Transfer RNA from a bovine gut metagenome, 68 nucleotides, folded computationally. The RNAcentral record of the sequence draws on MGnify. It matches the Rfam family "tRNA".

Formats: sequence, C1' cells, structure tokens
RNA sequence: CGGAAUGGCUCAGUUGGUAGAGCGACGCAUUCGUAAUGCGUAGGUCAGGGGUUCGAGUCCCCUUUCCG
Repeated sequence: CGGAAUGGCUCAGUUGGUAGAGCGACGCAUUCGUAAUGCGUAGGUCAGGGGUUCGAGUCCCCUUUCCG
C1' cells in the first nucleotide's frame, strides 16, 4: 500500500431506503426406530468508535485483528 471482518460455520446483500441464504441447532410431520425428506421456529449492538445524511452493512475518518 491492497484485500478481508455480517446468526454457531461458510458467505450474499446491486445505486444509501424493513439484514438474507446454505449448512448446523430445536420443534412438528413421516418411520416399528434411526437416517433421509417436507414444513416451521429461534438465533445478528453488521469488528470497535466517531462523522455525513431524514435515513448507513453500504459513504468519509480513526483504531483493532487476519491475509498478501
């Protein structure tokens, strides 16, 4: 100097306008039972702080950690 940091994990999130998916967890259905499958539920101070804005995961500044 460049890139990255978003549910437990892996990652999306377009031009600033209600934070999502897959896997996992839990519940129900199905089964003699388990797995698989189907339906549903919970789970996020978006790394931390500040600024701009009616409004920030997104733009600007500082800091921390990781990769090159």